[in-house]
RNA sequence: GCCUCAGUAGCUUAAUGGUAGAGCACCUGGCUUAACAUCAGGAGGUUGGGAGUUCAACUCUCUCCUGAGGCU
Repeated sequence: GCCUCAGUAGCUUAAUGGUAGAGCACCUGGCUUAACAUCAGGAGGUUGGGAGUUCAACUCUCUCCUGAGGCU
C1' cells in the first nucleotide's frame, strides 16, 4: 500500500428497509430479623463520526475513525 471482517445500553449480544429487544449488571418494591436467592416493576441507546438513496435506514451506497485478520 491492497483486501476481508467487526463497531448497537456499563458488559455480552439480537434485530437481513417498517415501533431498537434480550441476558448479566444497576435502582425501587414484595419476601426475610437481616442478607443471599427468588418474584414484580423501573431506568439506561444521538445504533463509532459525517454525507447520500428512500415515504421510511442498525440494515443499502460513499467517506473518515478505531480494532482484528490476511496478501505484498